The RNA shown here (Bacterial RNase P class A) has 374 nucleotides and comes from an Acidobacteriota bacterium. The source organism's lineage runs through Bacteria, Pseudomonadati and Acidobacteriota. RNAcentral holds the sequence, with entries from ENA. The prediction has a mean pLDDT of 77.

RNA sequence: CGAGAAGGCCGGGCGGCCGCCCCGGGGCGCAUGCCCCGGGAAGGAAAGUCCGAACUCCUCAGGGCAGUGGGCUGGGUAAUACCCAGGCGGCGCGAGCCGACGGAAAGUGCCACAGAGAGCAGACCGCCUAAGCAUCUUCGGAUGCCGGCAAGGGUGAAAGGGUGGGGUAAGAGCCCACCAGGCCGCCGGGUGACCGGCGGUGCUCGGUAAACCCCCCACGGAGCAAGGCCGAAUAGGGGAGGAUCACGGGGUAGCCCGCCCCUCACUCCCGGGUAGGCCGCACGACCCGGCGGGGAGACCCCCGGGCUAGAGGAAUGGUCGCCGCCCCGCCUCCGGGCGGGGGACAGAAUUCGGCUUACAGGCCCUCUCGGUCU
Numbered sequence: 001c002g003a004g005a006a007g008g009c010c011g012g013g014c015g016g017c018c019g020c021c022c023c024g025g026g027g028c029g030c031a032u033g034c035c036c037c038g039g040g041a042a043g044g045a046a047a048g049u050c051c052g053a054a055c056u057c058c059u060c061a062g063g064g065c066a067g068u069g070g071g072c073u074g075g076g077u078a079a080u081a082c083c084c085a086g087g088c089g090g091c092g093c094g095a096g097c098c099g100a101c102g103g104a105a106a107g108u109g110c111c112a113c114a115g116a117g118a119g120c121a122g123a124c125c126g127c128c129u130a131a132g133c134a135u136c137u138u139c140g141g142a143u144g145c146c147g148g149c150a151a152g153g154g155u156g157a158a159a160g161g162g163u164g165g166g167g168u169a170a171g172a173g174c175c176c177a178c179c180a181g182g183c184c185g186c187c188g189g190g191u192g193a194c195c196g197g198c199g200g201u202g203c204u205c206g207g208u209a210a211a212c213c214c215c216c217c218a219c220g221g222a223g224c225a226a227g228g229c230c231g232a233a234u235a236g237g238g239g240a241g242g243a244u245c246a247c248g249g250g251g252u253a254g255c256c257c258g259c260c261c262c263u264c265a266c267u268c269c270c271g272g273g274u275a276g277g278c279c280g281c282a283c284g285a286c287c288c289g290g291c292g293g294g295g296a297g298a299c300c301c302c303c304g305g306g307c308u309a310g311a312g313g314a315a316u317g318g319u320c321g322c323c324g325c326c327c328c329g330c331c332u333c334c335g336g337g338c339g340g341g342g343g344a345c346a347g348a349a350u351u352c353g354g355c356u357u358a359c360a361g362g363c364c365c366u367c368u369c370g371g372u373c374u
Stems, first nucleotide, its partner, number of pairs: 001370005007364004012323007021040008043345001047356002050354005055223004062257004067219005072086005087101001088099004102214002107212002109208003124153002126149003132145005161179006180204002182201008227279004237270005248262005286306005292301003325342007
C1' cells in the first nucleotide's frame, strides 16, 4: 500500500423568530378556558410485533387422549428461542465465520433427471462355463440351455468401506494383512458436552425427522380496547343471599370424563351501565459516572450523582443566519478564497429485556493474508 476479519461508538452544533403537547407558579373569568413567567418533549433502531417477562383480569385452570413449543454442555439473567464460555460438525491459506446440534442400528413414507437397479440393492454393457442337460466332435473341446458373478465399464448428488494378497470357473470381507469408520468392554482426563489410549468384533449399516414418527422436558386463557373509579339523557331493570341439581344453555383453548355457572320459588337491597371524564401512565429488573471490587466472559456487587415525553385521532414542527462534514466548478501569491449542491433509515402509544430488519456519512481499537521498501 492492497485485500479482508472481529469489536465498540456517533447519527451534525449554536442562535433568532413563529407554532403544537405536557408540567409547575401567578393573574383573569360563572365556566369550557384565556394571558404571563419558568421548565420538559423521540430513536439507534421509537420499526417488524418474532421471542421472553412485568402488570391486570378470569369461574385456581383436575384426569385421559389430542395439541403447541423446546432439544450439545456449563454458566449469566426476573425470564428467554437471548447472551457468554466450551464441545462437536462444516467452510476459509488465515484472522475468523456458520450450525433447530436428541434418534435414520424401532417402524412408515419420499429420493427429481439419468439409470438395468435408489432399497428385504441391481445383470444394461461386461466376466465365467466348475456342476447339470441337449447337440456336434478331429475326443482336446465347441455351441446352446439352465445358471453363476457386484471385480471392470456406464448412469447419478448418492450404487453400500479402501489398498494389496490369497482364493475361485469367474468373483465377492469369502479369507488374511494394513488403513478408515462403527459397535461392545476396560482404563485415563474433564463439572459436563466430549476427548485420548488399549482390547475384542468383519459389524461396513445410503440420504432425509424445519416428512410422519419415537424419546426427553415444558405448557391454563386473554391481553392496557388488560383492568379499576366517577358518572348525563333515554329505557327499565340491576345486585346480593338462597332451595333444587330434572331438562336446557354456557364456561373450562379441541374431544371424552369430571367440575363450575346461569335459567326457576323465596328473602333483602338500590343501584347497574352507555356517551363522557379520571386512574392505570412514568422512581423503574431506570439512567449517568468511577483505570472501584469479583469473574476468562456474559454478568454481579459497591460508591457517588440524576429524574429523563406521557399525547390520546394522537404534540415533539416550520423558517432564517453562522459554523462543521461531503461533492462539483472557477480562481490562486499554493496558505487558501469565491460560488453552487448534498446530508440517510425512520416517528413513542402500558412498560421492560432481547432478536431481526432498514440506514447518507463518519470515528476509534485489535487482528489476518499478500506485495514493496529499509
The gene name in the source record is rnpB.
The same sequence occurs in records of 2 taxa.